[in-house]
RNA sequence: UGGGAUGUAGCGCAGUUGGUAGCGUAUGUGCUUUGGGAGCAUAGGGUCGCAGGUUCAAAUCCUGUCAUCCCAA
Numbered sequence: 001u002g003g004g005a006u007g008u009a010g011c012g013c014a015g016u017u018g019g020u021a022g023c024g025u026a027u028g029u030g031c032u033u034u035g036g037g038a039g040c041a042u043a044g045g046g047u048c049g050c051a052g053g054u055u056c057a058a059a060u061c062c063u064g065u066c067a068u069c070c071c072a073a
């Protein structure tokens, strides 16, 4: 310098024929237990790396850009 992959909740991930963003775990509360742990129920938490564009509507399509990783030179 060129090419490719990844970026979504504290953490790990799913979600692409465009249509109100989910799961596990963690956290708070309640129940259970003598207590801890475990189990069950419930609640909160993200507008999807960033900035634009297309569209009635974008995590998803297009452009640019940033970070990490891989390959080539």
Base pairs, nucleotide, nucleotide: 001072002071003070004069005068006067007066010025011024012023013022019056027043028042029041030040031039049065050064051063052062053061
Predicted 3D model of a 73-nucleotide RNA (transfer RNA) from Leontynka pallida. Taxonomically the source falls in Leontynka (Eukaryota, Viridiplantae, Chlorophyta, Chlamydomonadales). RNAcentral holds the sequence, with entries from ENA. Rfam family: tRNA. By type it is a transfer RNA.